[in-house]
RNA sequence: AGUGUAUCCAGAGCGGCGCAGAGGGUACUGGCCCGAUGACGCGCCCGGCAACCUGGUGAAGCCGCCAAGGUGCCAAUGCCAGCCCGGUGACGGGGACGAUAGGGC
Repeated sequence: AGUGUAUCCAGAGCGGCGCAGAGGGUACUGGCCCGAUGACGCGCCCGGCAACCUGGUGAAGCCGCCAAGGUGCCAAUGCCAGCCCGGUGACGGGGACGAUAGGGC
């Protein structure tokens, strides 16, 4: 990298220091938002959320509870929409794409 499975309207940093300097939030388009009062990103440190794997536990592979070792995450629903279906409409449902986890090759 490809493949199938689960989850994605909950939660938690407008944290500190250093680097860098114009774009960033999903590749594209539109909207909206963030951004020289330095965003996004990278490194280190501190704090936190969650509970997929993991460990423990209950009779327990499938249901719970406890812990937090491996990941992940900490603006806005995955920021919203785009395609399909229903609806006069507001809107609802599904999909595509993407992210994360743990599998199989």

About this RNA:
The RNA shown here (SAM riboswitch aptamer (S box leader)) has 105 nucleotides and comes from Nitrospira sp. The sequence was found by an Rfam model in a public genome assembly. Model confidence (mean pLDDT): 82 of 100. It matches the Rfam family "SAM riboswitch aptamer (S box leader)". From the family's description: The SAM riboswitch is found upstream of a number of genes which code for proteins involved in methionine or cysteine biosynthesis in Gram-positive bacteria. Taxonomically the source falls in Nitrospira (Bacteria, Nitrospirota, Nitrospirales, Nitrospiraceae).